RNA sequence: UUCGAUAAAGGCAAAACCGCCCAAAGGCGGUGACGCAAAGCCAUGGGUCUACCACUGUGCAAAGCAUAGUCAUGACGGCCAGGCUGCCGAAA
Numbered sequence: 001u002u003c004g005a006u007a008a009a010g011g012c013a014a015a016a017c018c019g020c021c022c023a024a025a026g027g028c029g030g031u032g033a034c035g036c037a038a039a040g041c042c043a044u045g046g047g048u049c050u051a052c053c054a055c056u057g058u059g060c061a062a063a064g065c066a067u068a069g070u071c072a073u074g075a076c077g078g079c080c081a082g083g084c085u086g087c088c089g090a091a092a
Base pairs, nucleotide, nucleotide: 001091002090003089004088011036012035016031017030018029019028020027021026034078040084041083042082044081045080046079047076048075049074054070055069056068057067058066059065060064
């Protein structure tokens, strides 16, 4: 520098279930292992999810409520790219 073996020492932990937090997406802890060689760290670009609030339409006389839609500043790093770091081993 490139690579990841049916090796070794270790690591992480999907779904599901239980408890807690949140408006939601989702998060945290426990049980649990589908997988992962960066499934370690960083929301920088793309993507996806959500919509308490806000805005718009509609209905009801209004207040307000209901309903449909738009929107990230919320979320996902186990969707892709990018940046930083790193164990063990193999080859050169």

The RNA shown here (c-di-GMP-I-GGC riboswitch aptamer) has 92 nucleotides and comes from a Chloroflexota bacterium. Its mean pLDDT, the model's own confidence on a scale to 100, is 83. It was read from a public genome assembly, where an Rfam model found it.